[in-house]
RNA sequence: GCGGAGGGCCGGGCGGCCGUCCAGUCGGGGCGGCGUGAGCCGUGCCGAUUGGGAGGAAAGUCCGGACUUCACGGAGCGACGGUGCCGGGUAACGCCCGGGCGGGGCAACCCGACGGACAGCGCCACAGAGAUCAGACCGCCUGGGAACUAUCUUGGGUAAGGGUGAAACGGUGGGGUAAGAGCCCACCGCGGUACGGGCAACCGGACCGGCAUGGCAAGCCCCACCGGAAGCAAUGCCGAAUAGGGACCCCGCGCGGCUUGCCGCAGGGCGGCUUCGACCCAGGGGUUCGGGUUGGCAGCUUGAGCAGUCGGGCAAUCGGCUGCCCAGAGGAAUGGUCGCCGGGGAGCGAUCCUCACAGAAUCCGGCUUACAGGCCCUCCGCACGU
RNA sequence: GGGCCACUAGCUCAGGCGGUUAGAGCGCGGUCCUGAUAAGACCGAGGUCUGUGGUUCGAGUCCACAGUGGCCCACCA
Numbered sequence: 001g002c003g004g005a006g007g008g009c010c011g012g013g014c015g016g017c018c019g020u021c022c023a024g025u026c027g028g029g030g031c032g033g034c035g036u037g038a039g040c041c042g043u044g045c046c047g048a049u050u051g052g053g054a055g056g057a058a059a060g061u062c063c064g065g066a067c068u069u070c071a072c073g074g075a076g077c078g079a080c081g082g083u084g085c086c087g088g089g090u091a092a093c094g095c096c097c098g099g100g101c102g103g104g105g106c107a108a109c110c111c112g113a114c115g116g117a118c119a120g121c122g123c124c125a126c127a128g129a130g131a132u133c134a135g136a137c138c139g140c141c142u143g144g145g146a147a148c149u150a151u152c153u154u155g156g157g158u159a160a161g162g163g164u165g166a167a168a169c170g171g172u173g174g175g176g177u178a179a180g181a182g183c184c185c186a187c188c189g190c191g192g193u194a195c196g197g198g199c200a201a202c203c204g205g206a207c208c209g210g211c212a213u214g215g216c217a218a219g220c221c222c223c224a225c226c227g228g229a230a231g232c233a234a235u236g237c238c239g240a241a242u243a244g245g246g247a248c249c250c251c252g253c254g255c256g257g258c259u260u261g262c263c264g265c266a267g268g269g270c271g272g273c274u275u276c277g278a279c280c281c282a283g284g285g286g287u288u289c290g291g292g293u294u295g296g297c298a299g300c301u302u303g304a305g306c307a308g309u310c311g312g313g314c315a316a317u318c319g320g321c322u323g324c325c326c327a328g329a330g331g332a333a334u335g336g337u338c339g340c341c342g343g344g345g346a347g348c349g350a351u352c353c354u355c356a357c358a359g360a361a362u363c364c365g366g367c368u369u370a371c372a373g374g375c376c377c378u379c380c381g382c383a384c385g386u
Numbered sequence: 387g388g389g390c391c392a393c394u395a396g397c398u399c400a401g402g403c404g405g406u407u408a409g410a411g412c413g414c415g416g417u418c419c420u421g422a423u424a425a426g427a428c429c430g431a432g433g434u435c436u437g438u439g440g441u442u443c444g445a446g447u448c449c450a451c452a453g454u455g456g457c458c459c460a461c462c463a
Stems, first nucleotide, its partner, number of pairs: 001382010012341007020053009030043005055357001059368002062366005067231004072277006080227005085099005100114001101112004115222002120220002122216003137162002139158008170188006189211001190209004195204003235298004245289007254265005267281003291462003305324008342355005387459007396412004405443001414430005436452005
């Protein structure tokens, strides 16, 4: 210098004028309450001033939580859904970190839904002789017969070679044989046994076995672990208004005792089922059609928070200390305009055009997707120079 | 804001637990029939199964992620 790999950050800047949402302070006038009164308290309006006001994805809603309600709690069983190498991190996760194994790349590095197919069921189209207790089309070897020298036919052996297929019942090489075959041997693969290393996944060498066990679990399934459901339009409270309504369905309105309104048993409410306890009940539960309202308060932002620093850890991350408060609206604010600078484009030039993806809605941790342009750090390969 | 569902021919829909070349009706084009049209008869064209990636020998079908469209919901008695 060229080409490449990994990680982090920013994503227009400054100023003037006008406007907007929230919080604090001050002033003005209004209403209500208390007080004889000056005044005090509460409430909303107008104005001034101070402070704060979109994102790395606020998005998709794909996962995981916090929080709230569902008529409370415990135990057992079943169904359904999810996750899936091992260890760690975490509030939790399908996320992250580290490691193992497999694959790609010369390398830096990248990718992987990566448990089980000797628990069982199912499927493997077409082609092919044969598709899982398989099989012999062409071949190869050999016995007999017919031909009599080009060959045909029949019996047996074989699975090395050809052919089909995504896949053909271990692979390569050698020995062996009529030809062949784990028939025998070496190496590789596979299975088993004990051993060594490692928390583990797994790795390593040793011995034994002549090969049994094809693929698919993002088909059913098995194993291990996890999960109750719904979601801030959840939910709680205040106010206003209306017809405190109708129809249908399910279970029940039972028995005994006495002191005559209580007790006991049974039954129902009960949410997958069963059971135990608690609570409620002569009524309880559900579906649906109508009626009214479109107001206010809470939930609502101090949080698994941010910045700096020190320490533990390879890392994800955890702990200590110091400092800070950083949108909280509710048909929904965060905007408009002008000037200068910056980036990109057009033009000889004056100058003109343009500013990525996109915008909070209960709040967090992730993943995924969209994104003009720019900056920083580390590493690899090749070429050249010293 | 939250939850759920569907994408197959121009339109409306089928497609059993994956199998070779994806069908039907309407519509469209051509021919016949008619003096001419409609109706009718026959023939034909038309599909990257919303997109991308994966599992599998093989995907409309199974899985994941995107895209587009649609539906539902508040409170009171």
About this RNA:
Two RNAs folded together computationally: RNase P RNA and transfer RNA, 463 nucleotides in total. Its mean pLDDT, the model's own confidence on a scale to 100, is 78. Rfam match: Bacterial RNase P class A. It is annotated as a ribozyme.